[in-house]
RNA sequence: GGGAGGGUAGUAUAGCUUGGCUAGUAUGCGGGCCUUGGGAGCCUGUGACCGGGGUUCAAAUCCCCGCCCUCCCA
Repeated sequence: GGGAGGGUAGUAUAGCUUGGCUAGUAUGCGGGCCUUGGGAGCCUGUGACCGGGGUUCAAAUCCCCGCCCUCCCA
């Protein structure tokens, strides 16, 4: 330099070619129930779409530019 894949809560991950539901799940963390206490279990709360621009009534999703990570070729 060329090519491919990826970036979503503190962490991991689904959703992305069906554009529209309150952005889902697990874990973590806060509170409650339970227990002599703790753990486990149950209930509840909390927190996220890499940045900018465009298209659209509406963008995590489509288009463009950029940044970062991994892999392949040179």
Annotation
The prediction has a mean pLDDT of 81. A computed fold for a 74-nucleotide RNA from a Candidatus Aenigmatarchaeota archaeon, annotated as transfer RNA. The RNAcentral record of the sequence draws on ENA and MGnify. The source organism's lineage runs through Archaea, Nanobdellati and Candidatus Aenigmatarchaeota. Its Rfam family is "tRNA". The family's RNA type in Rfam is transfer RNA. Rfam's curators write: Transfer RNA (tRNA) molecules are approximately 80 nucleotides in length.